[in-house]
This is a predicted structure of a 471-nucleotide part of an RNA (small-subunit ribosomal RNA, 5' domain) from a metagenome.
Rfam family: Bacterial small subunit ribosomal RNA. Its family is annotated with structural constituent of ribosome and ribosome in the Gene Ontology.
The coordinates come from a structure-prediction model, not an experiment, and the mean pLDDT is 87.

Context: one part of a larger RNA
RNA sequence: GAACGAACGCUGGCGGCAGGCCUAACACAUGCAAGUCGAGCGCACCUUCGGGUGAGCGGCGGACGGGUGAGUAACGCGUGGGAAUAUGCCCUUCUCUACGGAGUAGCCUCGGGAAACUGAGAGUAAUACCGUAUACGCCCUUCGGGGGAAAGAUUUAUCGGAGAAGGAUUAGCCCGCGUUGGAUUAGGUAGUUGGUGAGGUAAUGGCUCACCAAGCCGACGAUCCAUAGCUGGUUUGAGAGGAUGAUCAGCCACACUGGGACUGAGACACGGCCCAGACUCCUACGGGAGGCAGCAGUGGGGAAUCUUAGACAAUGGGGGAAACCCUGAUCUAGCCAUGCCGCGUGAGUGACGAAGGCCUUAUGGUCGUAAAGCUCUUUCAGCUGUGAAGAUAAUGACGGUAGCAGCAGAAGAAACCCCGGCUAACUCCGUGCCAGCAGCCGCGGUAAUACGGAGGGGGUUAGCGUUGUUC
Numbered sequence: 001g002a003a004c005g006a007a008c009g010c011u012g013g014c015g016g017c018a019g020g021c022c023u024a025a026c027a028c029a030u031g032c033a034a035g036u037c038g039a040g041c042g043c044a045c046c047u048u049c050g051g052g053u054g055a056g057c058g059g060c061g062g063a064c065g066g067g068u069g070a071g072u073a074a075c076g077c078g079u080g081g082g083a084a085u086a087u088g089c090c091c092u093u094c095u096c097u098a099c100g101g102a103g104u105a106g107c108c109u110c111g112g113g114a115a116a117c118u119g120a121g122a123g124u125a126a127u128a129c130c131g132u133a134u135a136c137g138c139c140c141u142u143c144g145g146g147g148g149a150a151a152g153a154u155u156u157a158u159c160g161g162a163g164a165a166g167g168a169u170u171a172g173c174c175c176g177c178g179u180u181g182g183a184u185u186a187g188g189u190a191g192u193u194g195g196u197g198a199g200g201u202a203a204u205g206g207c208u209c210a211c212c213a214a215g216c217c218g219a220c221g222a223u224c225c226a227u228a229g230c231u232g233g234u235u236u237g238a239g240a241g242g243a244u245g246a247u248c249a250g251c252c253a254c255a256c257u258g259g260g261a262c263u264g265a266g267a268c269a270c271g272g273c274c275c276a277g278a279c280u281c282c283u284a285c286g287g288g289a290g291g292c293a294g295c296a297g298u299g300g301g302g303a304a305u306c307u308u309a310g311a312c313a314a315u316g317g318g319g320g321a322a323a324c325c326c327u328g329a330u331c332u333a334g335c336c337a338u339g340c341c342g343c344g345u346g347a348g349u350g351a352c353g354a355a356g357g358c359c360u361u362a363u364g365g366u367c368g369u370a371a372a373g374c375u376c377u378u379u380c381a382g383c384u385g386u387g388a389a390g391a392u393a394a395u396g397a398c399g400g401u402a403g404c405a406g407c408a409g410a411a412g413a414a415a416c417c418c419c420g421g422c423u424a425a426c427u428c429c430g431u432g433c434c435a436g437c438a439g440c441c442g443c444g445g446u447a448a449u450a451c452g453g454a455g456g457g458g459g460u461u462a463g464c465g466u467u468g469u470u471c
Stems, first nucleotide, its partner, number of pairs: 001471004006467005013343006019336002021301001026299003030296003035060003040057002043054004067254003076179007085171002090167008098132004108121005138147003152159002180226003187217003192214008229251004233244004256277005279290004307333001309332003315329001316327004346376004356367004380412001382407005390398001415460005420441003426455005436443002
């Protein structure tokens, strides 16, 4: 000098754009953040007889979006390759969509329980479940053969369903190289290293198991310890390099702590389930409920970081044939000089130069055209009116916002730090090694340009200075 997610002190007019718990992955009151479909199904209720509402079965979605960085030194990430894979919804193509069956929620009856919830009986439906048939592709095969599907709805035009092939997308897996510090960590390793066979997986593989062999890694740093999410980037620098990884974007990991699987195309699942633990709450003491590292918000910690706001209008997502519903994603508004950028706090004229302050050799010098006065202007703020684009025929939270027009009046709007050298800027008074200053050198013990005040000056400017950190 530059930079900052900054903080603190003094000060503070406006606007645009951005940013805003870096600390306790500490604990959380309250509200909201994932629903939707009656064009799959039966039932109950209401009805203007058109239809609607409710719980339930069923379908799709709750694996996305949003948050955080605890863990992780690792194929985690970055980059470049690879073969042994899966892929709901979407696109293309081919074939099919036949005949039957048994139950079960809801509802009703009778119970248990404080509650959460739950038992028995009767009985009902389906695009829920099961069987049979069929099989263009498909799977297995000893090549003889064997196995395997579907679902209908209705307003009659569509929406669906099953099998197969291909595509697209997404995801899983493997490998080369790169990826912090420590040797005051030198040996580490028994599923360990390899093979055969099997199991398991969507798939390769000690992934797992049985048997066999005794390997494998390591001073080119294994193992251990410490630290850390990685990257695009950001910052500094002429560059090389150093530091860093907030916001935005990609990947990974996590969801009270630890473990586990279920469902599913996809999870070992933030707002699902089960078990254990800690904590909090309810209880009739028998037993139950919960998980903000979602958006707001509270307590706590801290030098320090915002509203318990509006809207689905736009963009996007889920469901639906659609109308539409949901969406704290998102878009907006609120708070904060936290940063960057822009603008203003007036302009012209005005004296051999007012008053006043300060200095003075007492003559004058200086603040100083500065003020007053005169002549103007009206940005921004204020008031009045008008009033968008953003949307596409309709639909605008923002918002009566931006903009535009008019009105009044210089009117409402300047501070902070410094002045010994480095380093731009000097005098007087007070103090007297005191009080104090200080980044370094150093100032102060009676003439202090270095302390404190004043006048003057220098710098930056809605900021200025200090502290912290990086180069």